[in-house]
Context: one part of a larger RNA
Molecule: large-subunit ribosomal RNA, domain VI
Organism: Leptospirillum ferriphilum
RNA sequence: CGUUGGAUAUUUGAGAGGAUCGGUCCCUAGUACGAGAGGACCGGGAUGGACUGACCUCUAGUGUGCCGGCUGUCGUGCCAACGGCAGGCCGGGUAGCUAUGUCGGGACGGGAGAACUGCUGAAAGCAUCUAAGCGGGAAACCCACCUCAAGAUAAGAUAUCCCGCCGCGCAAGCGGCCAGAAGACCCCUGGUAGACGACCAGGUUGAUAGGCUGGGCAUGUAAGGCCUGCAAGGGUUUGAGUGUACCAGUACUAAUCGGUCGAGCGG
Numbered sequence: 001c002g003u004u005g006g007a008u009a010u011u012u013g014a015g016a017g018g019a020u021c022g023g024u025c026c027c028u029a030g031u032a033c034g035a036g037a038g039g040a041c042c043g044g045g046a047u048g049g050a051c052u053g054a055c056c057u058c059u060a061g062u063g064u065g066c067c068g069g070c071u072g073u074c075g076u077g078c079c080a081a082c083g084g085c086a087g088g089c090c091g092g093g094u095a096g097c098u099a100u101g102u103c104g105g106g107a108c109g110g111g112a113g114a115a116c117u118g119c120u121g122a123a124a125g126c127a128u129c130u131a132a133g134c135g136g137g138a139a140a141c142c143c144a145c146c147u148c149a150a151g152a153u154a155a156g157a158u159a160u161c162c163c164g165c166c167g168c169g170c171a172a173g174c175g176g177c178c179a180g181a182a183g184a185c186c187c188c189u190g191g192u193a194g195a196c197g198a199c200c201a202g203g204u205u206g207a208u209a210g211g212c213u214g215g216g217c218a219u220g221u222a223a224g225g226c227c228u229g230c231a232a233g234g235g236u237u238u239g240a241g242u243g244u245a246c247c248a249g250u251a252c253u254a255a256u257c258g259g260u261c262g263a264g265c266g267g
Stems, first nucleotide, its partner, number of pairs: 001151001005162007015148004021049001023047005033038001051105005059099004066092005072085005109143003116136004163266001164177005178264001183261004187203005208254003211250005217243003224237005
């Protein structure tokens, strides 16, 4: 820009893409078959491999903004306590992101049909699956499963919302004035989204982010005091203190106030 008024929401599916794997074991059954050795079809069940999708409860990894330990040195005047120094080194670890982890997938069924196999059946009194006609029949094909999808220009459907007055004109339309509807965007707070746009959640009729409070979770018993030991240290207050991304609550802070687009009933 189009989709022939403008919007919001929910959709149909023309079409496109993805997937399409096979193994082993058990039962049927040591049955059918076979002198024996051996050993099934059909049907049912279990399990694992590779591939693949999603997820983070478990296991494992990361986790430079969390907690703790330790060395050297510098600094806060000194002690003590802290801070800086490639993440100084080391032990753990939440969320998130992950695989080595967890859960799921290939199915069932239908259609049409290859080789092949049949029924009926002439040409050709027989025979013949074929010439007319009618069946069965593969992981391949079309559906079925998953995803996208109306720019599918044949531009679809459903529900709901919004829309003046005057003049000319049959109407379309043109002109004037009035009002800027529904809705959307700008702007702002953000993340389940993300290179930017976009998408999604919100903007005081508000829990969107931060803060605060509570919880969870992680570290592992803070500082100071007291007791004890000549001291290094130990004990107690104390599962203490501290804390990122998690879950809630709470308007304390910030989403203020505003602006722009958008038409007038559509032969």